Source information:
The part of an RNA shown here (small-subunit ribosomal RNA, 5' domain) has 510 nucleotides and comes from an uncultured bacterium. The full RNA is in RNAcentral, with records from ENA, Greengenes and SILVA.

Context: one part of a larger RNA
RNA sequence: GAUGAACGCUGGCGGCGUGCCUAACACAUGCAAGUCGAGCGAAGUGCCUGGAAGUUUUUGGACAGAAGGGUGACUGAGCGGCGGACGGGUGAGUAACGCGUGGGUAAUCUGCCUCAUACAGGGGAAUAACAGCUAGAAAUGGCUGCUAAUGCCGCAUAAGCGCACAGGACCGCAUGGUCUGGUGUGAAAAACUCCGGUGGUAUGAGAUGAACUCGCGUCUGAUUAGUUAGUUGGUAAGGUAACGGCCUACCAAGACGACGAUCAGUAGCCGGCCUGAGAGGGUGGACGGCCACAUUGGGACUGAGACACGGCCCAGACUCCUACGGGAGGCAGCAGUGGGGAAUAUUGCACAAUGGGGGAAACCCUGAUGCAGCAACGCCGCGUGAGUGAAGAAGUAUUUCAGUAUGUAAAGCUCUAUCAGCAGGGAAGAAAAUGACGGUACCUGAGUAAGAAGCCCCGGCUAACUACGUGCCAGCAGCCGCGGUAAUACGUAGGGGGCAAGCGUUAUCC
Numbered sequence: 001g002a003u004g005a006a007c008g009c010u011g012g013c014g015g016c017g018u019g020c021c022u023a024a025c026a027c028a029u030g031c032a033a034g035u036c037g038a039g040c041g042a043a044g045u046g047c048c049u050g051g052a053a054g055u056u057u058u059u060g061g062a063c064a065g066a067a068g069g070g071u072g073a074c075u076g077a078g079c080g081g082c083g084g085a086c087g088g089g090u091g092a093g094u095a096a097c098g099c100g101u102g103g104g105u106a107a108u109c110u111g112c113c114u115c116a117u118a119c120a121g122g123g124g125a126a127u128a129a130c131a132g133c134u135a136g137a138a139a140u141g142g143c144u145g146c147u148a149a150u151g152c153c154g155c156a157u158a159a160g161c162g163c164a165c166a167g168g169a170c171c172g173c174a175u176g177g178u179c180u181g182g183u184g185u186g187a188a189a190a191a192c193u194c195c196g197g198u199g200g201u202a203u204g205a206g207a208u209g210a211a212c213u214c215g216c217g218u219c220u221g222a223u224u225a226g227u228u229a230g231u232u233g234g235u236a237a238g239g240u241a242a243c244g245g246c247c248u249a250c251c252a253a254g255a256c257g258a259c260g261a262u263c264a265g266u267a268g269c270c271g272g273c274c275u276g277a278g279a280g281g282g283u284g285g286a287c288g289g290c291c292a293c294a295u296u297g298g299g300a301c302u303g304a305g306a307c308a309c310g311g312c313c314c315a316g317a318c319u320c321c322u323a324c325g326g327g328a329g330g331c332a333g334c335a336g337u338g339g340g341g342a343a344u345a346u347u348g349c350a351c352a353a354u355g356g357g358g359g360a361a362a363c364c365c366u367g368a369u370g371c372a373g374c375a376a377c378g379c380c381g382c383g384u385g386a387g388u389g390a391a392g393a394a395g396u397a398u399u400u401c402a403g404u405a406u407g408u409a410a411a412g413c414u415c416u417a418u419c420a421g422c423a424g425g426g427a428a429g430a431a432a433a434u435g436a437c438g439g440u441a442c443c444u445g446a447g448u449a450a451g452a453a454g455c456c457c458c459g460g461c462u463a464a465c466u467a468c469g470u471g472c473c474a475g476c477a478g479c480c481g482c483g484g485u486a487a488u489a490c491g492u493a494g495g496g497g498g499c500a501a502g503c504g505u506u507a508u509c510c
Stems, first nucleotide, its partner, number of pairs: 001509003005506005012382006018375002020340001025338003029335003034082003039079002043075003046071004054063003089293003098218008108210002113206007121155001123153002130145006161186005167180005191198002219265003226256003231253006238246001268290004272283004295316005318329004346372001348371003354368001355366004385415004395406004419451001422445004429437001454499005459480003465494005475482002
C1' cells in the first nucleotide's frame, strides 16, 4: 500500500459498488419455462337466431324457453409444433489439449436466420382426448368401442442429391481434392388464412454455433525410479457427424522415463486484480471468456444440439406418505430455514426499460434483468457553522502562590442555511400508448445555530508532557524494554499530537 474481511469503541447524510471465503451440509413454504385455437378433434361457457314439450286463459293471447342453426371470444385438459441443450447457480472433481496462445480438418456436423434453384400430385391405416367396464389406499393403470390433424405410413414425380460401375480435364499438402458428363439404383413434401400472408420438401451457398486434432506454455515432492497387456504398432470387420485401440478378432513386441515417466500432494484455467521504478512476487472474490458439475454412482432415449440443474431408467444413502401391497422427492436458481462459523442481506416490487422463449399479431411467460430493502463492508463527496469578541470571565489542572495553561476557546454581538426536517412544484429514462423505481432525482420558498464527533496515541523508533495514585504489585509491550517510593513507558486527570464518520486491533499478500 491492499482486502469479499472479522473484532473493540463510536456513528450525521448522499452517490456508486460489494455482501456464506466455513458444511458440493440437510432443506419447510412460495416462485424460477413456457407458449401457439392462424396445426387438430371434442367439452364447457357467452351472444344472435330458433321456436318444441308444458302451464294459464276472458280462446284474442300470455308465460315458458328444449332440440337445431350461426357467430365471435374465453376456460382448462388432450393430440401436434417450437422452446425446456439458452438464461441462472456452484467450483466438488480435474495437473488434463482442461485452460491460454497460434495453426490444421484433403477427417466433420450445424435447428431457427439470409440468398439462390426446383417442387408440393394422389391415397391409406391408426391413436389420445371422449364413452363404457374395471384394478388400486394412493401414485398410477388395464380392457372394449368411436374420432381428427402441419401426428404416422405407402405410391407418383426428381432440376439437383446419395450409392455402385467404367471414363475425361485441372490441381495439390502424404492419404488425395475439385469440375464434368454416361449407365444402373435409392430417397420428398402440409397445410392454415382475416386473402395481405404465414408455413412445407429437396439441393447448393452464407452466417452462427459446435466437434476433433497439432506446436508451445501451465504448482510441489526423488524421503516416489522404474511404469505400461488394449498397453505400442499393423491387418480386417464394426461404430461415429468425423479421424482414431474408439471397440472386437488376429498378428508383431513394442510404447513412456533423470529433458523426471509412474506415484503422491495441492489446485478449476484465463482476461485481469494487488504490490513493485521495473524485473518479479502474490492472487483468480465481483465483471467478461472457456471448462466441469447438478443428492452419490451408472446408463441411454428424444432431438439440429444433451448423455440433459427444475426430463427418463437402474442402483446406493437420506427424507416423507402408506390401507404395509406399494409410492413420492432432490434449492451448487431467487428469497427463506436449521446447522457449521470470527463472519456475509428481503420468504420485497415490476415486466416500465434491456434481453430471451412461443405466437402472423394482440399478447403470454421470464427470481434473466431493472429497481427497492438490510449492512460504515469498500471507494468518493458533503456537513457538524462563519465573522467579531480580552473583563484574557467562571470552572478545571498546575504552581516557586507572583503566576501559568485550557484560550478567541466560551459567553455576548452580527450573519449564513450546505445536509437533515417542513411546505409547494416536479422530470428524463418512452419512437404512438405503456414507468416498478417514485411524488424519486431535481428546483423553489419559509425558518431555528439549531438535529449531527469520535477513536488511537504522547520513553526511543515516531508527531505529541505534566500532576497524582501504585511500588518488580497491579499492569504495559510491535522491537528495544518499563514497574522494587519523586514512573514523560502501569492507572486516572489536565494538556498535547494524529486521523476523522470513522479510529484502532487481528489475519493475509507485496